[in-house]
Context: one part of a larger RNA
RNA sequence: GGAUGAACGCUGGCGGCGUGCUUAACACAUGCAAGUCGAACGAAGCAAUUUAGCGGAAGUUUUCGGAUGGAAGCUAGAUUGACUGAGUGGCGGACGGGUGAGUAACGCGUGGGUAACCUGCCUCACACUGGGGGACAACAGUUAGAAAUGACUGCUAAUACCGCAUAAGCGCACAGGACCGCAUGGUCCGGUGUGAAAAACUCCGGUGGUGUGAGAUGGACCCGCGUUUGAUUAGCUAGUUGGUGGGGUAACGGCCUACCAAGGCGACGAUCAAUAGCCGACCUGAGAGGGUGACCGGUCACAUUGGGACUGAGACACGGCCCAAACUCCUACGGGAGGCAGCAGUGGGGAAUAUUGCACAAUGGGGGAAACCCUGAUGCAGCGACGCCGCGUGAGUGAAGAAGUAUUUCGGUAUGUAAAGCUCUAUCAGCAGGGAAGAAAAUGACGGUACCUGACUAAGAAGCCCCGGCUAACUACGUGCCAGCAGCCGCGGUAAUACGUAGGGGGCAAGCGUUAUCC
Numbered sequence: 001g002g003a004u005g006a007a008c009g010c011u012g013g014c015g016g017c018g019u020g021c022u023u024a025a026c027a028c029a030u031g032c033a034a035g036u037c038g039a040a041c042g043a044a045g046c047a048a049u050u051u052a053g054c055g056g057a058a059g060u061u062u063u064c065g066g067a068u069g070g071a072a073g074c075u076a077g078a079u080u081g082a083c084u085g086a087g088u089g090g091c092g093g094a095c096g097g098g099u100g101a102g103u104a105a106c107g108c109g110u111g112g113g114u115a116a117c118c119u120g121c122c123u124c125a126c127a128c129u130g131g132g133g134g135a136c137a138a139c140a141g142u143u144a145g146a147a148a149u150g151a152c153u154g155c156u157a158a159u160a161c162c163g164c165a166u167a168a169g170c171g172c173a174c175a176g177g178a179c180c181g182c183a184u185g186g187u188c189c190g191g192u193g194u195g196a197a198a199a200a201c202u203c204c205g206g207u208g209g210u211g212u213g214a215g216a217u218g219g220a221c222c223c224g225c226g227u228u229u230g231a232u233u234a235g236c237u238a239g240u241u242g243g244u245g246g247g248g249u250a251a252c253g254g255c256c257u258a259c260c261a262a263g264g265c266g267a268c269g270a271u272c273a274a275u276a277g278c279c280g281a282c283c284u285g286a287g288a289g290g291g292u293g294a295c296c297g298g299u300c301a302c303a304u305u306g307g308g309a310c311u312g313a314g315a316c317a318c319g320g321c322c323c324a325a326a327c328u329c330c331u332a333c334g335g336g337a338g339g340c341a342g343c344a345g346u347g348g349g350g351a352a353u354a355u356u357g358c359a360c361a362a363u364g365g366g367g368g369a370a371a372c373c374c375u376g377a378u379g380c381a382g383c384g385a386c387g388c389c390g391c392g393u394g395a396g397u398g399a400a401g402a403a404g405u406a407u408u409u410c411g412g413u414a415u416g417u418a419a420a421g422c423u424c425u426a427u428c429a430g431c432a433g434g435g436a437a438g439a440a441a442a443u444g445a446c447g448g449u450a451c452c453u454g455a456c457u458a459a460g461a462a463g464c465c466c467c468g469g470c471u472a473a474c475u476a477c478g479u480g481c482c483a484g485c486a487g488c489c490g491c492g493g494u495a496a497u498a499c500g501u502a503g504g505g506g507g508c509a510a511g512c513g514u515u516a517u518c519c
Stems, first nucleotide, its partner, number of pairs: 001519004006515005013391006019384002021349001026347003030344003035091003040088002044084002046081009059068003098302003107227008117219002122215008130164001132162002139154006170195005176189005200207002228274003235265003240262008277299004281292004304325005327338004355381001357380003363377001364375004394424004404415004428460001431454004438446001463508005468489003474503005484491002
């Protein structure tokens, strides 16, 4: 000198774009953050229409007994619905969002491999979608419990569940042929035996379902190289290293298991200890290098702590389940409920870090045929000079060199064209009028915002640090090795340009200085 997710002191006009718990992966009140589909399904409710029954008002007429008339309403059935919320069922809750505790590792980066693998939704191709069965919720009844939540009996539907049929170039087993490679081997061909499917809905336009093959996308595993410090850590290792058989997995593999062998790693640093998520990047530097890993992007790990599996194409699953532990809450003491490292917000810790805001209008995501619903992702707004950038706080003229202040050799000198005065201008802010793009037919949170125009007043808008040398900028008074200053040298003991104040000056400027850290 540059830089910062900064903090502190003094000061503070406006706007744009960014950015904001670096500490306690501490504990959390409250609200929201993942739902959706009635074009899969049955029952219930609501509304409308209609049919049947009951019901009998107003009105008309009357010989006052009645007759006629048929509304409202009630019950039951049927039909319809851009209706409602529970339940069965489907898809999605494995994405998106957060954090960096752990991890020195194939975790990450980079380059390869899989002849050892999987892939829902999507696209393409071929073929099929036949015929049956039994349940369980909801519901009704009984019943246990303070509650959470159940238990028993009975009824019922489906794209829920289970057999049967059929099936190829699909799976498995057996023997054979051709071609090829990079070792295990791979591809193709026909043969025999054997095995496995399906679901319907519809507004009639479609939307689905099953099998096989291919693609795309996403993942999984393996390998080479690279990836902090310590030897005041020198030996480490028994599933350890390898083999065979078996199991397991989507798949290879001590991944697991039984047996056999005795290996494997290490001074090119094993093991142990400490520290740490990694990278694209960011800061600095002419570069080489050094430092960092906030925001944004990729990836990994985690979700109070530890363990486990279930479901599923995908999890060993932040707002799913089970067990154990700590903590908090409810309780009728028998038993239950919870997990902000999602967005706000609270307490605590700290030098220190924001609103319990608006909207799904845009972009994207989930569900749905769609309408649409959900979305604290996201888009915006609020707060903070936290950072960067831009603008303003006026411009011209003006010597009686006014007054005041400081100083003085008392003559003057400085402040100083500075002020006042005169002539202008209106950026920003304020007032009034108009008023977007962002949206494709409609739909705009932002927002009456940006922007434009008009009128109006120099008005509403400057501080901070320094002045001995380094280092730009000097005098007076006070103090008297005191009070104090200080980055280094050093200054102060009676004439201090170094302390304090004033005048003057220098630097930067809505900031200026200090502290911390890196180059």
Predicted 3D model of a 519-nucleotide part of an RNA (small-subunit ribosomal RNA, 5' domain) from a metagenome. Its Rfam family is "Bacterial small subunit ribosomal RNA". Its family is annotated with ribosome and structural constituent of ribosome in the Gene Ontology.